[in-house]
A computed fold for a 403-nucleotide RNA from Alteraurantiacibacter buctensis, annotated as Bacterial RNase P class A. Lineage of the source: Bacteria > Pseudomonadota > Alphaproteobacteria > Erythrobacteraceae > Alteraurantiacibacter.
RNA sequence: CCAGGGGGCCGGGCAGCCGCGAUGGGGGCAACUCCACCGAGGAAAGUCCGGGCUCCACGAAACAAGGGUGGCGGGUAACGCCCGCCGGGGGUGACCCCAGGGAAAGUGCCACAGAGAGCAUACCGCCGAUGGGUUUUCGGACCACAGGCAAGGGUGAAAGGGUGCGGUAAGAGCGCACCGGGGUUCUGGUAACAGCGCCCGCAUGGCAAACCCCACCCGGAGCAAGACCAAAUAGGGGUCUCGCGCUGAAAGGCAGGGGUGUUUCGCCCCGAUGAGACCCGGGUUGGUUGCUGGAGCGGUGCCGCAAGGCCCCGCCGAGAUGAAUGGCUGCCGUUCCGGAUACGGUGCGUUUCGGCGCAUACCGUCCGGAUCACAGAACCCGGCUUACAGGCCCCCUGGCUCU
Numbered sequence: 001c002c003a004g005g006g007g008g009c010c011g012g013g014c015a016g017c018c019g020c021g022a023u024g025g026g027g028g029c030a031a032c033u034c035c036a037c038c039g040a041g042g043a044a045a046g047u048c049c050g051g052g053c054u055c056c057a058c059g060a061a062a063c064a065a066g067g068g069u070g071g072c073g074g075g076u077a078a079c080g081c082c083c084g085c086c087g088g089g090g091g092u093g094a095c096c097c098c099a100g101g102g103a104a105a106g107u108g109c110c111a112c113a114g115a116g117a118g119c120a121u122a123c124c125g126c127c128g129a130u131g132g133g134u135u136u137u138c139g140g141a142c143c144a145c146a147g148g149c150a151a152g153g154g155u156g157a158a159a160g161g162g163u164g165c166g167g168u169a170a171g172a173g174c175g176c177a178c179c180g181g182g183g184u185u186c187u188g189g190u191a192a193c194a195g196c197g198c199c200c201g202c203a204u205g206g207c208a209a210a211c212c213c214c215a216c217c218c219g220g221a222g223c224a225a226g227a228c229c230a231a232a233u234a235g236g237g238g239u240c241u242c243g244c245g246c247u248g249a250a251a252g253g254c255a256g257g258g259g260u261g262u263u264u265c266g267c268c269c270c271g272a273u274g275a276g277a278c279c280c281g282g283g284u285u286g287g288u289u290g291c292u293g294g295a296g297c298g299g300u301g302c303c304g305c306a307a308g309g310c311c312c313c314g315c316c317g318a319g320a321u322g323a324a325u326g327g328c329u330g331c332c333g334u335u336c337c338g339g340a341u342a343c344g345g346u347g348c349g350u351u352u353c354g355g356c357g358c359a360u361a362c363c364g365u366c367c368g369g370a371u372c373a374c375a376g377a378a379c380c381c382g383g384c385u386u387a388c389a390g391g392c393c394c395c396c397u398g399g400c401u402c403u
Stems, first nucleotide, its partner, number of pairs: 001399010012332007020039002023036005041374001045385002048383005053222004058266006066218005071085005086100001087098004101213002106211002108207003123153002125149003130146002132143004161179006180202001181200004186195003226289004236280007245254003256270004296315004301310003333372001335370006343364003346359005
């Protein structure tokens, strides 16, 4: 100097005029007005996860249905998130990616091509020892029928482990060596797992982000939740189902029905003014609250590889409700384009080291023009995902050059 990887930050500023909303204070009978001070985001977005909070569900246990997660350990209120590690894959590397339990419980799929793609296969081929045929100078030669092979070639994304040696008629883990695979003692590690050794020739592909099996986890609905006040109507009409049993003077008890997808246990409710289901119609659409002090933000120190945690100190940064924070002007700033300029930086040469000379529009400087990303809270918080003109900072990797 170039290229790449990881992380963090900013993404407009100032002033004037006019115009908005909350809170606090002053004035005014009121309408309203004056002052102070505050007023969108890193994603406010998507509504994909997890919660706080509110209401509903009678409770406990087991099971079913439905849904979610899927290596190990840690963090967190929790998570499908984050951190570290393990395994696999990509990259020279820094680093990045993984829907990462099971294919021997079962079912299913692998188009086309190909002989053959689940318990396989013989297209081109190799052999033909043994049996068969032909021939012979009796040494043999030929045929390739029976039979043997899947090592070589071809098809394909993938063809039943790979390379080599031996062996064989030709071959084949058929045998052996190494690699690969499976099992296992020991060692290290919290663990996933890894390593040395030993044993086994070890037939059996891929897909489960196919159905499925296994392990673990999970009440429902949601601020349009909910609470209160005010007001108004029609305490409306219709259809259907179930219980109305026994005992007792009564209370009560038994049985029954309901509260639950099923069962067991417990508890509660019911008795024709009861418990449910469905349909039609009417009123209310106003106000207050929920509504912003939080699993909050910032800083030093300590613990931890880290994510994070702890102590202490400091801060309080929108609460609207058809929905506020805007408009205009000027200056500055960002980025880009064009022009000018040798004044400065820069490069080269020289020097008595004060400087001088030359080159160059690369940077600064001046002028003009254009431009300023993604994008707006609505109960709140922790994440993930997506969008983002441009700029800055830190660390790491590779290459080139110089010293």
Its mean pLDDT, the model's own confidence on a scale to 100, is 78. It was read from a public genome assembly, where an Rfam model found it. Its Rfam family is "Bacterial RNase P class A". From the family's description: Ribonuclease P (RNase P) is a ubiquitous endoribonuclease, found in archaea, bacteria and eukarya as well as chloroplasts and mitochondria.